[in-house]
RNA sequence: CAAGUAGAGUGGGUGAUCGCCGUCCCGUCGCCUGGUGCACGGGAGGGAGGAAAGUCCGAACACCGAAGGGCAGCGUGCUUCUUAACGGGAAGGAGGGGUGACCCUACGGAAAGUGCCACAGAAAAUAUACCGCCCCGCUGAGCGGGGUAAGGGUGAAAUGGCGGAGUAAGAGCCCACCGCUUCAAUGGUGACAUUGAAGGCACGGUAAACCCCACGUGGUGCAAGACCAAAUAGGCUUUGUUUGAGCCGGCCCGGCUCAUUCGCCCUGUGCGAGAACAAAGCGGGUAGGUCGCUAGAGGACUGGGGCGACUCAGUUCCUAGAUGAAUGAUCACCACCCGAUUUUCGGGUACAGAAUUCGGCUUACAGCUCUACUUGACCU
Numbered sequence: 001c002a003a004g005u006a007g008a009g010u011g012g013g014u015g016a017u018c019g020c021c022g023u024c025c026c027g028u029c030g031c032c033u034g035g036u037g038c039a040c041g042g043g044a045g046g047g048a049g050g051a052a053a054g055u056c057c058g059a060a061c062a063c064c065g066a067a068g069g070g071c072a073g074c075g076u077g078c079u080u081c082u083u084a085a086c087g088g089g090a091a092g093g094a095g096g097g098g099u100g101a102c103c104c105u106a107c108g109g110a111a112a113g114u115g116c117c118a119c120a121g122a123a124a125a126u127a128u129a130c131c132g133c134c135c136c137g138c139u140g141a142g143c144g145g146g147g148u149a150a151g152g153g154u155g156a157a158a159u160g161g162c163g164g165a166g167u168a169a170g171a172g173c174c175c176a177c178c179g180c181u182u183c184a185a186u187g188g189u190g191a192c193a194u195u196g197a198a199g200g201c202a203c204g205g206u207a208a209a210c211c212c213c214a215c216g217u218g219g220u221g222c223a224a225g226a227c228c229a230a231a232u233a234g235g236c237u238u239u240g241u242u243u244g245a246g247c248c249g250g251c252c253c254g255g256c257u258c259a260u261u262c263g264c265c266c267u268g269u270g271c272g273a274g275a276a277c278a279a280a281g282c283g284g285g286u287a288g289g290u291c292g293c294u295a296g297a298g299g300a301c302u303g304g305g306g307c308g309a310c311u312c313a314g315u316u317c318c319u320a321g322a323u324g325a326a327u328g329a330u331c332a333c334c335a336c337c338c339g340a341u342u343u344u345c346g347g348g349u350a351c352a353g354a355a356u357u358c359g360g361c362u363u364a365c366a367g368c369u370c371u372a373c374u375u376g377a378c379c380u
Base pairs, nucleotide, nucleotide: 001376002375003374004373005372006371007370008369009368010367012334013333014332015331016330017329018328020047021046023044024043025042026041027040028039030038031037032035049351053362054361056360057359058358059357060356061221062220063219064218068253069252070251071250073217074216075215076214077213078092079091080090081089082088093107094105095104096103097102108212109211113210114209115206116205117204130152131151132148133147134146135145136144137143138142160178161177163175164174179201180199181198182197183196184195185194186193187192225291226290227289228288235282236281237280238279239278240277241276242275244258245257246256247255261273262272263271264270265268298317299316300315301314302313303312304311305310335349336348337347338346339345340344
């Protein structure tokens, strides 16, 4: 100097004028329902993010008569730690990628069972002989029989790999090394790692296929829900059930609640009315206001513990709460970037806007700044 890897910050600033929303304080007797209700005036402070986006996870909170027990369903899946919790984060292990700094992983089980592996190929799992190699017989080419799975072909994948010895030719048939299985020792909280011994060694892969195992898990969601006021027709019809019906979304058990009435005569599994529950249809009224609504698993600083995520203690601060939806407009100067005719002029400044709140994940982002590390070239 160039190219990279991991992480962090900022993403316009200052002043003036006018405007919008909300909180608190003071005043007016201005309005009225005489209360800190409305209106007006003055003053003091505050007002959109790192992602507010996506709605992918987790929770707080609210409601659901038992929300109890179990099953189903769903979610996660190497180890340890962390967190309110998470499918999150940190640190490691194993496998893989990269020269490297680093990055990725849907990472339990295939010897519980079932399924699948197209085409090609002889054969795709307790699965084989197409070419080839060797032996024997008949022999002119060639044919037949037997042995073989080392070589070749097909394929994503072909009864572990390489070397030697052995054989008619071959084969873990045998031997050494590697791989695999089992056991032991050492180290580690652990996943695992290292070393040694024994064994010729099980029949490939696939579970983001069904499944098995371990752990976890109520449902619905601020359009949750609570209260006030007003209005209508607490309307009408049909069907089903009646010792039944209903009770957070599915099923079972358990428990709880409601109803269990009247009339008629042909006394029957009768008919009719009513009640309760469930379902469907027709028709009418209202769609207004207040709360929830922001003091929190909250922020900042300092110190202690920890490799780290994080945690403990002390001090200190209060930082939107709108509701057809506020947080803006103009001017001047400055900052950064680009271009040019370079005392200057012109243009531009990303992604994008709260709606109950918080912790994560994912996605978008012009430009600028900083830290640590890797590789290459050159100089000293």